[in-house]
RNA sequence: UCAGAUGGCCGGAUGGCCGCUGGGGGCGAAAGCUCCUGGAGGAAAGUCCGGGCUCCACGGAGAUACGGUGCCGGAUAACGUCCGGCGGGGGCGACCCCAGGGACAGCGCCACAGAGAAGAGACCGCCAAACGGCUCGGGCUUUGCGGCUCGAACCGCGGCAAGGGUGAAACGGUGCGGUAAGAGCGCACCGCGCGCACGGCAACGGACGCGGCACGGCAAGCCCCACCGGGAGCAAGACCAAAUAGGGAUGGCGAAUGACCUGUUUCCGGGUCGUCAUCCGGGUAGGUCGCGCGAGGCGUUCGGCGACGAACGUCCCAGAGGAAUGGCCAUCUCCCGGGCAACCGGGAACAGAACCCGGCUUACAGGCCAUCUGACGCU
RNA sequence: GCGUUCUUAGCUCAGCGGGAGAGCGUCGCCUUGACAUGGCGAAGGCCGCUGGUUCGAUCCCGGCAGAACGCCCCA
Numbered sequence: 001u002c003a004g005a006u007g008g009c010c011g012g013a014u015g016g017c018c019g020c021u022g023g024g025g026g027c028g029a030a031a032g033c034u035c036c037u038g039g040a041g042g043a044a045a046g047u048c049c050g051g052g053c054u055c056c057a058c059g060g061a062g063a064u065a066c067g068g069u070g071c072c073g074g075a076u077a078a079c080g081u082c083c084g085g086c087g088g089g090g091g092c093g094a095c096c097c098c099a100g101g102g103a104c105a106g107c108g109c110c111a112c113a114g115a116g117a118a119g120a121g122a123c124c125g126c127c128a129a130a131c132g133g134c135u136c137g138g139g140c141u142u143u144g145c146g147g148c149u150c151g152a153a154c155c156g157c158g159g160c161a162a163g164g165g166u167g168a169a170a171c172g173g174u175g176c177g178g179u180a181a182g183a184g185c186g187c188a189c190c191g192c193g194c195g196c197a198c199g200g201c202a203a204c205g206g207a208c209g210c211g212g213c214a215c216g217g218c219a220a221g222c223c224c225c226a227c228c229g230g231g232a233g234c235a236a237g238a239c240c241a242a243a244u245a246g247g248g249a250u251g252g253c254g255a256a257u258g259a260c261c262u263g264u265u266u267c268c269g270g271g272u273c274g275u276c277a278u279c280c281g282g283g284u285a286g287g288u289c290g291c292g293c294g295a296g297g298c299g300u301u302c303g304g305c306g307a308c309g310a311a312c313g314u315c316c317c318a319g320a321g322g323a324a325u326g327g328c329c330a331u332c333u334c335c336c337g338g339g340c341a342a343c344c345g346g347g348a349a350c351a352g353a354a355c356c357c358g359g360c361u362u363a364c365a366g367g368c369c370a371u372c373u374g375a376c377g378c379u
Numbered sequence: 380g381c382g383u384u385c386u387u388a389g390c391u392c393a394g395c396g397g398g399a400g401a402g403c404g405u406c407g408c409c410u411u412g413a414c415a416u417g418g419c420g421a422a423g424g425c426c427g428c429u430g431g432u433u434c435g436a437u438c439c440c441g442g443c444a445g446a447a448c449g450c451c452c453c454a
Base pairs, nucleotide, nucleotide: 001375002374003373004372005371006370007369008368009367010366012332013331014330015329016328017327018326020039021038022037023036024035025034026033027032041350045361046360048359049358050357051356052355053233054232055231056230066229067228068227069226070225071085072084073083074082075081086100087098088097089096090095101224102223106222107221108218109217110216123164124163125160126159127158131156132155133154135152136151137150138149139148140147141146172190173189174188175187176186177185191213192211193210194209195208198205199204237289238288239287240286247280248279249278250277251276252275253274258273259272260271261270262269263268296315297314298313299312300311301310302309303308333348334347335346336345337344338343380450381449382448383447384446385445386444389403390402391401392400397434405421406420407419408418409417427443428442429441430440431439
């Protein structure tokens, strides 16, 4: 210098003018005016997890069902988050990625191709040692037919799984020996499984020994194991409470003696339906609270590899009405286009609180800082 | 604001992890003098997008985008 890796930060600045809004003060009968002070984010977003808070359900604990999480240890209020390790994979490297328990508990699936897809299989191929057959040739014997024996090729019954071929995957791999040909059949190394010193809290690592291989893959298929979870959500919920309508209680009035119910069949009696007054309770519109001092921010020191924790100091930092946090000008900064240049034109990333907090994920123009890696050059 | 569900052909919808389909619609041919009806045939799809699991995803699991529905009290 170039190319990268990791972690962190900023994400327009200053001034002026005009506005919007929360809180507090002053003036005012009120409307309102005025002064002081505060006023978006790293993601406020998606609503994917975890909590606080509120209501409902609930005697405690456990179990079933359902849902979730899943190497080990730690952090934390909690988590599917974070930190540190382990194992596996990628990169020359800094470093990065992994839903990473169990497939000897059981069930299921593995299309097509292929001989065979899970206690499998023989299509091409290899073999002819053993058994049988046939043909040919040699030897011995016989006068001859024939017999005996040896060899070769082929076939049957067979043996084999090395090689070819199929597939994502073919029931250990490489080499040597061995064999009729072969094969963990034997041996060495590697892989795998089991046992076990030892190290580590653990995951795990692993000297050594044994086994001749018996365990295919899929659990983001059912499932098994361990752990976690009661449900709903601030439109939760609490308080005050109008007009009209409606509910209940008490009392008065009225009546065609109308309708219905009822005590006995009628007569007779009681109640409801009507209306007025008073009182009570629920509750709609509306209003108030919930609503911001909090697992809070910043700084220093200490403990810890770290996530984080503790102590001390300091600060108060948006809270609403369907929703304020903005606009203009000037100077500067940055980006794009044009121009040799002065300069000219255009533009300012993603996005915007609504009960709050811890995370994750996603979007984001441009820029800054620190540490580290590789290559090249110079000293 | 909070909660729930869905996305497959132009429309409405099916779809045990292995071939992408049905009805209506569109187009062509036949039938008719012409149309409708009827018959035959064809075209039309990145299965919303993007990663992962798997030998292999419309399907299983994340993330993103879009659409739809529901919400307090009383009677």